[in-house]
């Protein structure tokens, strides 16, 4: 840089001492102990191992509406020793744009798409 996913899921102990939730604004968590580090445990997004299923395309056989083979793409499910990752709150909400509703108006609510961020693979 590109692609994919982000509404679910998952703890405890020790150490440590004041912070943390990316940034800004909110709003939260935190001395009933923050971040970090260590041990054990867990979750399951991607990669990874194996096994088949469905859709699609092509080829062969039969001449019938079936069988076999190959291929990439998509969807769903199970599984392997592991590699990263993760284990408060929808990525906690908003931050830019559009649409619809609402309000006397300012406003405010919902939805959609972006931006930014995180994780994995290349």
């Nucleotide at each position: 840089c590109u692609c994919a996913u982000c509404a679910a899921g998952a703890g405890g102990a020790g150490u440590g001492g004041a912070g943390g939730g990316a940034c800004c604004g909110g709003c939260c968590c935190u001395g009933u102990g923050a971040a970090g580090c260590u041990c054990c445990g867990g979750c399951a997004a991607c990669c990874u191992u194996a096994c088949g299923g469905g859709u699609u395309g092509g080829g062969c056989a039969a001449u019938g509406c079936u069988g076999c083979c190959c291929a990439g793409a998509c969807c769903a499910u199970u599984u392997u020793c592991g590699g990263u990752g993760c284990c408060a709150a929808u990525u906690c909400c908003g931050g830019c744009a559009g649409a619809a509703g609402u309000u006397c108006a300012u406003u405010u609510u919902u939805c959609u798409g972006g931006a930014a961020g995180a994780u994995g693979a290349g």
RNAcentral holds the sequence, with entries from MGnify. Predicted 3D model of a 122-nucleotide RNA (SAM riboswitch aptamer (S box leader)) from a marine sediment metagenome. Model confidence (mean pLDDT): 77 of 100. Its Rfam family is "SAM riboswitch aptamer (S box leader)". Rfam describes the family as follows. The SAM riboswitch is found upstream of a number of genes which code for proteins involved in methionine or cysteine biosynthesis in Gram-positive bacteria.